Source information
RNAcentral holds the sequence, with entries from ENA. The RNA shown here (Bacterial large signal recognition particle RNA) has 268 nucleotides and comes from a Solirubrobacteraceae bacterium. The coordinates come from a structure-prediction model, not an experiment, and the mean pLDDT is 81. It is recorded under the gene name ffs. Its Rfam family is "Bacterial large signal recognition particle RNA". Gene Ontology terms of the family: SRP-dependent cotranslational protein targeting to membrane, signal sequence recognition and signal recognition particle, plasma membrane targeting. Rfam classes the family as a non-coding RNA gene. Rfam describes the family as follows. The signal recognition particle (SRP) is a universally conserved ribonucleoprotein involved in the co-translational targeting of proteins to membranes.
[in-house]
RNA sequence: CCGUGCUAGGCGGGGUGCUAGCGGUGCCCUGUAACCCACAAUCCGCUCUAGCGGGGCUGAAUUCCCUCUCUGAGGGGCCCAAGCCCGAGGUCAGCGCCUCGUCUCUGGCGGCGAUGGUCCGGUCCCACCACGAUGAAGGCCCGUGAACCAGGUCAGGUCCGGAAGGAAGCAGCCUUAAGCGGUCACCUCCAGGCGCGGUGGGAGGGCCGGACCGGAGUCAGGGAGGACGGCAGCGCCUCGGACGGAAGCUUCAAAGGAGGGUGCACGG
Numbered sequence: 001c002c003g004u005g006c007u008a009g010g011c012g013g014g015g016u017g018c019u020a021g022c023g024g025u026g027c028c029c030u031g032u033a034a035c036c037c038a039c040a041a042u043c044c045g046c047u048c049u050a051g052c053g054g055g056g057c058u059g060a061a062u063u064c065c066c067u068c069u070c071u072g073a074g075g076g077g078c079c080c081a082a083g084c085c086c087g088a089g090g091u092c093a094g095c096g097c098c099u100c101g102u103c104u105c106u107g108g109c110g111g112c113g114a115u116g117g118u119c120c121g122g123u124c125c126c127a128c129c130a131c132g133a134u135g136a137a138g139g140c141c142c143g144u145g146a147a148c149c150a151g152g153u154c155a156g157g158u159c160c161g162g163a164a165g166g167a168a169g170c171a172g173c174c175u176u177a178a179g180c181g182g183u184c185a186c187c188u189c190c191a192g193g194c195g196c197g198g199u200g201g202g203a204g205g206g207c208c209g210g211a212c213c214g215g216a217g218u219c220a221g222g223g224a225g226g227a228c229g230g231c232a233g234c235g236c237c238u239c240g241g242a243c244g245g246a247a248g249c250u251u252c253a254a255a256g257g258a259g260g261g262u263g264c265a266c267g268g
Base pairs, nucleotide, nucleotide: 001268002267003266004265005264006263009058010057011056012030013029014028015027016026020047021046022045023044024043035055036054037053039051064261065260066259067258068257070256071255074252075251076250077249078248080245083243085241086240087239088238089237090236091235094234095233096231097230098229099227100226102224103223104222105221106220107219108218109217116213117212118211119210120209121208122207123206124202125201126200127199128198129197131195132194134191135190137188138187139186141182142181143180144179150175151174152173153172158167159166160165
């Protein structure tokens, strides 16, 4: 150095989550030539040589092991820009809204008397009265309504009588009392968050009506420009918070790259 047969090792790794910790199942990334069965989130198996058990394949190297200021997917942490949302405060120099006065335009009313002023009345409140309406009760009316202790008529039967005749009277039929139900047109009585009217009292701001005074404006809408006018709704400024994650720093790191390391037996 070659061949044959073995053995250690290998048959994925990493981040995150969970955990006292390790590994696995879970989620994600990477990657492949990278096995199979069984267990497992109210977890499963273990204990620093940290998945248990069973089976299979490969096997000393492109596949095993180690190292790296190498490249580096992806994840975690810190810090935190923009953006967006919420809260507090400020600002009326911007927008918006309101008030006031000026100018102007249009329309209405106005010497057949405007706005305004004075008086009276109504509208409003309280008390009482009358009428009406409403409601309740009763009456009137209708229906029903009594084994006997209601009325009438009382078959049959009963009783009295020699007979003529008489008496009480069940069932049936008719009627009715209390009661029950209905109707509510009419009558009586009562009630009050009803209506209209009247009388008395009160309130008197607005509105409406009338009378008088007075004598020329007044009302509505649009536009312009204004007030060291008002309002924090929007905008703007400041502060705080939640979400958010750019860039940066740090950490772990799949995969790749480079370098190194690792057996035993037999035969040639």